A computed fold for a 351-nucleotide part of an RNA from Candidatus Geothrix skivensis, annotated as small-subunit ribosomal RNA, central domain. Its mean pLDDT, the model's own confidence on a scale to 100, is 86. Rfam family: Bacterial small subunit ribosomal RNA.

Context: one part of a larger RNA
RNA sequence: UUGGGCGUAAAGGGCGCGUAGGCGGUUUUUUAAGUCAGAUGUGUAAUCCCCGAGCUUAACUUGGGAACUGCAUCUGAGACUGGAAGGCUAGAAAUGCUGGAGAGGGUGGUGGAAUUCCUCGUGUAGCGGUGAAAUGCGUAGAGAUGAGGAGGAACACCAGUGGCGAAGGCGGCCACCUGGACAGUAACUGACGCUGAGGCGCGAAAGUGUGGGUAGCAAACAGGAUUAGAUACCCUGGUAGUCCACGCUGUAAACGAUGAACACUUGGUGUGGAGGGAGUUGACCCCUUCCGUGCCGGAGCUAACGCGUUAAGUGUUCCGCCUGGGGAGUACGGUCGCAAGGCUGAAACUC
Numbered sequence: 001u002u003g004g005g006c007g008u009a010a011a012g013g014g015c016g017c018g019u020a021g022g023c024g025g026u027u028u029u030u031u032a033a034g035u036c037a038g039a040u041g042u043g044u045a046a047u048c049c050c051c052g053a054g055c056u057u058a059a060c061u062u063g064g065g066a067a068c069u070g071c072a073u074c075u076g077a078g079a080c081u082g083g084a085a086g087g088c089u090a091g092a093a094a095u096g097c098u099g100g101a102g103a104g105g106g107u108g109g110u111g112g113a114a115u116u117c118c119u120c121g122u123g124u125a126g127c128g129g130u131g132a133a134a135u136g137c138g139u140a141g142a143g144a145u146g147a148g149g150a151g152g153a154a155c156a157c158c159a160g161u162g163g164c165g166a167a168g169g170c171g172g173c174c175a176c177c178u179g180g181a182c183a184g185u186a187a188c189u190g191a192c193g194c195u196g197a198g199g200c201g202c203g204a205a206a207g208u209g210u211g212g213g214u215a216g217c218a219a220a221c222a223g224g225a226u227u228a229g230a231u232a233c234c235c236u237g238g239u240a241g242u243c244c245a246c247g248c249u250g251u252a253a254a255c256g257a258u259g260a261a262c263a264c265u266u267g268g269u270g271u272g273g274a275g276g277g278a279g280u281u282g283a284c285c286c287c288u289u290c291c292g293u294g295c296c297g298g299a300g301c302u303a304a305c306g307c308g309u310u311a312a313g314u315g316u317u318c319c320g321c322c323u324g325g326g327g328a329g330u331a332c333g334g335u336c337g338c339a340a341g342g343c344u345g346a347a348a349c350u351c
Stems, first nucleotide, its partner, number of pairs: 003323004007305002012319001014202004021195003025088007033081002035077008049065006091192001092189001095187001096185004104178007111155001116150007126137002163170002207248006216242002221237004259318006267296011300307002324351003333344004
């Protein structure tokens, strides 16, 4: 390579936008590149195959034929793919209109509870902590309690296999700016679509640069315990950090361990959003359509577990990835980064 695969055995890129490329609805005319048919030329010889001949036979040698599945040219076919021209509306997007839902994003304000600290009052001997203690705090008045103040961070209840977002993720309240999805309508465009190597952007936590901020928590560190030891688990403290602004980093069990899109294939039962119908106005209830999110299960699939219209079922298109374990996500080289390190990524050897 041909294959076979990728939920858990090796294997889905962390996620999006999109370039090249690949693939692409329906119909008419045309073209003839692909495709198909025929013809001509060529396809050296030898080899292979068939029928013979020569060495006693065979191997071997040799005559003839077939073949050389290819290429080129010509003639023709016009279904399918492609090209050109013109239509269509069932795909799709945008616009438009109407409507409601939402922790979607950004900026600026603002609120209460709690912790800590400071001041003042009351008040006196303990507080704190643990398995038990001790370090620690306290007669210079702690802890407790009342009042006032400062400051930072996070938003109890509502809260829900609830919602939103491509993923990471998003939760007090208010205002402003702003993205997307959904339902209804069917006016307009008329295949404008799907995927997407490179590329570009986003990307938890930790880390990093500069400047700020620092209540609580807390790597490192110090002390007290425990212990044979205890560079730990427990306790008392405590610095980076956690927070903000602007940069960098670019990784995670970045998980549904399940790439994206489209179509098809029995059901039951919750729940979120929007609509229609029936009913006595309405809520509720009942029937029903679309979008989302759960559970249970049928066929089918699966090694089993399980999945099961949100598929891991049945198919199509495109991308990524895997190919025994260790060595190793290492070495070397390249490239990116301030660094930490990231990306790419072997071999010897060994089982």